[in-house]
């Protein structure tokens, strides 16, 4: 100097003038005036996960259903984040992974090929048995053996070598590979091993196929929900809805438990309730709250490889309600892309003009 990898920050600034909205204070009298302070994002987006909060249920049990899937941590929690392991990509800094199980079972693997899981197309042998020809050597056929060689394919009964065999084959042996066990290191996933055993029906892949295993999961959602005011028709119809026992009471009636019925989050059980279920029709949809102080931000110290945690200090940082941030002028510049909160927060994913900073890798040149 060039090319890359990873991480962090910014998101137009300043001034003047007019306007909008929230909070606090003062004055006036229920809405104005004045003063002070605040007022859209890194993704506010998607609604994909996890929660807080509100209501329903019973902090119930099981089934169904759904989610996650290497190990260890972080977190309120997660499908997120951090660190490690394994596999893969890259010269490298680094990056990716839908990463439990194929020896529980079922299914699938096009085409080609003999055959894709009970193998024989070409080939090799012809030992054992039978036949034909030939004087013989031998040749051919049947039956039989074979999976070492060749071919097909992504993949075809572990690989190389030696021995053995009629010819072959882990058939035997050596080395490698694989499996099981031991030892060492590590919390673990896992790694190493001149340790031992095994010829190894181990004969592949696929679970982002069904399935098995481990762990996790109530439902609905701010249009949740609470309160106030007002109005209508405390409207109409249908169905289920009990039995016996004991006690109190003159009686009417009341209480208790048992069984049954109905309802109670998809189903069942337990528990709870005593009235419940369905259809038709009518009224209201106005106001106040929920609504922003939070698993909050920032700074410092301590601990930790890290995510983060603890302690101390400091700050208040949008709450609209058909939806507030705007208009004009001047100036600077990086000339502004993607793009606007609607209960709140932690993530992930997607979109995106440009600028700044740090660390690391590779290449070239000079010293």
């Nucleotide at each position: 100097c060039g090319a890359g990898u990873c991480g962090g920050c910014c998101a137009g600034g300043c001034a003047a003038u007019c306007g909008c909205u929230c909070g606090c204070g003062u004055g006036c009298a229920u809405g104005c005036a004045c003063g002070c302070g605040g007022g859209a994002g890194g993704a506010a987006a998607g609604u994909c996960c996890g929660g807080g909060c509100u209501c329903c249920g019973g902090c119930g049990g099981g089934c169904a259903g759904g989610g996650u899937g290497c190990c260890a941590g972080g977190u309120a929690a997660c499908g997120c984040c951090u660190g490690g392991g394994a596999g893969g990509c890259g010269c490298g800094a680094g990056c990716c992974u839908a990463c439990g199980g194929a020896a529980a079972g079922u299914g699938c693997c096009a085409c080609a090929g003999a055959a894709a899981a009970u193998a024989a197309c070409c080939g090799c042998c012809u030992a054992a048995g039978g036949g034909u020809c030939g004087c013989a050597a031998g040749a051919c056929c049947c039956c039989g053996g074979u999976a070492a060689g060749g071919g097909u394919g992504a993949a075809a009964a572990g690989g190389u070598g030696c021995g053995g065999u009629a010819a072959g084959a882990g058939c035997g042996c050596a080395c490698c590979g694989c499996g099981c066990g031991g030892g060492u290191g590590g919390c673990a996933a896992c790694a190493c091993u001149u340790c031992g055993c095994g010829g190894c029906u181990u004969a592949g892949g696929u679970a982002a196929a069904c399935c098995c295993c481990a762990c996790c999961c109530g439902g609905a959602g701010c249009a949740a929900g609470a309160c106030c005011a007002a109005a209508u028709a405390g409207g109409g119809a249908a169905g289920c809805a009990g039995c016996a026992u004991u006690c109190c009471g003159c009686a009417a009636g009341g209480a208790a438990g048992g069984c049954a019925c109905c309802g109670u989050c998809g189903c069942c059980c337990c528990g709870c309730g005593g009235g419940c279920u369905u259809c038709c029709g009518g009224g209201u949809a106005g106001g106040u709250c929920g609504c922003u102080u939070g698993a909050g931000g920032c700074u410092g110290c301590u601990g930790g490889u890290g995510a983060c945690a603890g302690c101390a200090g400091u700050c208040c940082c949008a709450g609209a309600g058909g939806a507030a941030u705007g208009g004009u002028u001047g100036u600077c510049c990086a000339c502004g892309a993607c793009a606007g909160a609607a209960c709140c927060c932690g993530g992930c994913u997607u979109a995106u003009c440009g600028g700044c900073c740090g660390a690391c890798u590779c290449g070239c040149u000079c010293u």